Context: one part of a larger RNA
RNA sequence: AGCGUACGGUGGAUGCCUAGGUACAAGUAGCCGAUGAAGGACGUGAGAAACGACGAAAUGCGACGGGGAGCUGUAUUAAGCCUUGAUCCGUUGAUGUCCGAAUGGGGAAACCCACCACGAGUUAAGUUGUGGUAUCGCAAGAUGAAUACAUAGUCUUGUCGAAGGUAAGCUAGUGAACUGAAACAUCUUAGUAACUAGAGGAAAAUAAAUCAAAUUAGAGAUUCCCCCAGUAGCGGCGAGCGAACGGGGAAGAGCCUAAACCGAUGAUAUGUGAUACAUUGCAGUGGUUGUAUUAUCGGGGUUGUGGGACGUAUUGUUCACUUUCUGCUAGAAGUGACUGAAGUAAGAAAAUCGUUUGAUAGAUUAACACAGUUGGGAAGCUGGGCCAUAGAGCGUGAUAGCCGUUUGAUUUAAAUUGAGUGAUCUUCAGUGAUAUGCUCCCGAGUAGUGCGUUACACGUGAAAUUCCGCACGAAUCCGCGAGGACCAUCUCGUAAGGCUAAAUACUACUUGUGACCGAUAGUGAACCAGUACGGUGACGGAAAGGUGAAAAGAACGGUGUAAAGCCGAGUGAAAUAGAAACUGAAACCGUACGCUU
Numbered sequence: 001a002g003c004g005u006a007c008g009g010u011g012g013a014u015g016c017c018u019a020g021g022u023a024c025a026a027g028u029a030g031c032c033g034a035u036g037a038a039g040g041a042c043g044u045g046a047g048a049a050a051c052g053a054c055g056a057a058a059u060g061c062g063a064c065g066g067g068g069a070g071c072u073g074u075a076u077u078a079a080g081c082c083u084u085g086a087u088c089c090g091u092u093g094a095u096g097u098c099c100g101a102a103u104g105g106g107g108a109a110a111c112c113c114a115c116c117a118c119g120a121g122u123u124a125a126g127u128u129g130u131g132g133u134a135u136c137g138c139a140a141g142a143u144g145a146a147u148a149c150a151u152a153g154u155c156u157u158g159u160c161g162a163a164g165g166u167a168a169g170c171u172a173g174u175g176a177a178c179u180g181a182a183a184c185a186u187c188u189u190a191g192u193a194a195c196u197a198g199a200g201g202a203a204a205a206u207a208a209a210u211c212a213a214a215u216u217a218g219a220g221a222u223u224c225c226c227c228c229a230g231u232a233g234c235g236g237c238g239a240g241c242g243a244a245c246g247g248g249g250a251a252g253a254g255c256c257u258a259a260a261c262c263g264a265u266g267a268u269a270u271g272u273g274a275u276a277c278a279u280u281g282c283a284g285u286g287g288u289u290g291u292a293u294u295a296u297c298g299g300g301g302u303u304g305u306g307g308g309a310c311g312u313a314u315u316g317u318u319c320a321c322u323u324u325c326u327g328c329u330a331g332a333a334g335u336g337a338c339u340g341a342a343g344u345a346a347g348a349a350a351a352u353c354g355u356u357u358g359a360u361a362g363a364u365u366a367a368c369a370c371a372g373u374u375g376g377g378a379a380g381c382u383g384g385g386c387c388a389u390a391g392a393g394c395g396u397g398a399u400a401g402c403c404g405u406u407u408g409a410u411u412u413a414a415a416u417u418g419a420g421u422g423a424u425c426u427u428c429a430g431u432g433a434u435a436u437g438c439u440c441c442c443g444a445g446u447a448g449u450g451c452g453u454u455a456c457a458c459g460u461g462a463a464a465u466u467c468c469g470c471a472c473g474a475a476u477c478c479g480c481g482a483g484g485a486c487c488a489u490c491u492c493g494u495a496a497g498g499c500u501a502a503a504u505a506c507u508a509c510u511u512g513u514g515a516c517c518g519a520u521a522g523u524g525a526a527c528c529a530g531u532a533c534g535g536u537g538a539c540g541g542a543a544a545g546g547u548g549a550a551a552a553g554a555a556c557g558g559u560g561u562a563a564a565g566c567c568g569a570g571u572g573a574a575a576u577a578g579a580a581a582c583u584g585a586a587a588c589c590g591u592a593c594g595c596u597u
Stems, first nucleotide, its partner, number of pairs: 001596009015582001016546002020517002022514009031165002039099003042055003046077001050074002052059001061093006070081003104113003114133007135162003138158006170198005180187001184236001210219002223250005233241002254499003257443001261299010277286002281328004304477001306442004310437006318337007338430006351424010362411004368384001370383004385402002387391001393405003448472005455465001458484001479494005533540002556568004
């Protein structure tokens, strides 16, 4: 030195475990904010560095409920509190420094400096408490130029609003590239990512200028799912892209305006012989009443077997009262009652009370103190008994239906609150129907056309349909559009205004489940992790779990430097479980012995 055996060191694999993750399901919630948010800074404890909690009323305060023996968080010690009910749990209040939209002005966030009103203090001041003082919009009021009236502007007030934050999902605007095509340019990736704006608990879409059919029919808003179908098509006909009709389900809900016409009010123009006008007729009476244009408001009206207005004709009407320039007559308008209907998510819009059932603390609840046995320890084993609408689970010194907690079942709220339902309440209708017409209206720089684009599964194609830009530019129901060039016939619809729940998307929380992970896995994060650390910054971003049943955490002694470590002693079932701690593999390093050289 090598090999072997035994015993160690080092190391932290493996096994077992789970405090944390992860996926899915159901339910609830879906906004917070000038009454100052989200997020922070700094403080608050007897001692107090950190985390959590709280805010100068600071480890907490008030009220109302629950609960019932201990409590002063993690986390000791001291000092206290508590059956005159503490700590704790729930509901509702109070307080809530400074920064932050940050809003009195400023600013290098958590700081600096003010003014006004009313207080404290001072002889007076410095100082100090409370409240107010940003901007924009809207509303109201005051004031008020060029410029006469006016307007712009300015100022004040507010019982009003906005601003900022927000995971994913939603709508809109702008809009890539890597990539694929085995290169690459049309194409693809993809209208994706990213950025921006906005809204709501969902958003968007939505009540046919729709489909269909083919000279016969039929359907009837939107949205979502399963088929249709990887079909028809599109496509350097490459790579690839990729419908619809129709069928089956989920859910279901329909409405309001513009215009014609009537009325009121304002402005401008015009106007008289009272003829026009003042409601029908007659008679009176009036006079800036009238007429035209325009603006606003109210009525009217809303459709495609076309609808409506207006005029005419026919027919029908719940009752009472009031008004009308005067009288008579006929009517019109309004108010109230009655009857009927609807409703707070659209179509108009508020609120209160009752009731039912939930949410936010909880409560009650069966059966072995069974015996023996092994053991440190019984829930194991042996023997016997019992409950069960409860033999799910977890814990307890090993494996427990009957030890504990739960479980199954039953039950509960002073306070706040969700949903359903009923009543009060609110609103509407009771002037409509039918027929008819040489009358009027039915959404205009629109539809459409040309050129250039865009979206449609559809790349310009035979390219309908759709959006935008430029130029041109209709018709009003005997009208207009569509049915995939275009034309005819036929059919379907009625554009150029608007609103609309549900079925759908997403995820925070709660609960539950898993042929999901088990510490190099599972979240980056099981542990004080978006931490330590790196970077000027944007940003990047770890490692790190396990004593024991219980700290019983090793009194005391020895050695040593009053250290560490070690040796005794003691605890414990075990200390080769000793805090560098469960198990403790391998590499690697030793000690002793044997063999070989």

The prediction has a mean pLDDT of 80. The part of an RNA shown here (large-subunit ribosomal RNA, domain I) has 597 nucleotides and comes from Vampirovibrio sp. Rfam family: Bacterial large subunit ribosomal RNA. Rfam links the family to the GO terms ribosome and structural constituent of ribosome. It was read from a public genome assembly.